Background: Predicted 3D model of a 74-nucleotide RNA (transfer RNA) from Cyanidioschyzon merolae strain 10D. NCBI's taxonomy places the organism under Eukaryota, Rhodophyta, Cyanidiales, Cyanidioschyzon, Cyanidioschyzon merolae. Its Rfam family is "tRNA". The family's RNA type in Rfam is transfer RNA. Gene Ontology term of the family: triplet codon-amino acid adaptor activity. RNAcentral holds the sequence, with entries from ENA. Model confidence (mean pLDDT): 82 of 100.
[in-house]
RNA sequence: GGUGCUGUGGCGAAGAUGGUUAUCGCAUCGUGCUGAUAACACGAAGGUCCGCGGUUCGAGCCCGCGCAGCACCA
Numbered sequence: 001g002g003u004g005c006u007g008u009g010g011c012g013a014a015g016a017u018g019g020u021u022a023u024c025g026c027a028u029c030g031u032g033c034u035g036a037u038a039a040c041a042c043g044a045a046g047g048u049c050c051g052c053g054g055u056u057c058g059a060g061c062c063c064g065c066g067c068a069g070c071a072c073c074a
Stems, first nucleotide, its partner, number of pairs: 001073007010026004019057001028044005050066005
């Protein structure tokens, strides 16, 4: 330098053929339970989806250009 894949709460993932309010697990916080802790139960907070632009009535999803990571080829 070229090609491909990936980028979604703090972390790991899901997200159909574009279509109300972006979901789950772990972690965190609160409450209950306990003499107390853990475990367990209930509840809560936390992301507008890597950035910019485009297509569309509508984009996490499609297209373009960047950025970052990984793999392969030179």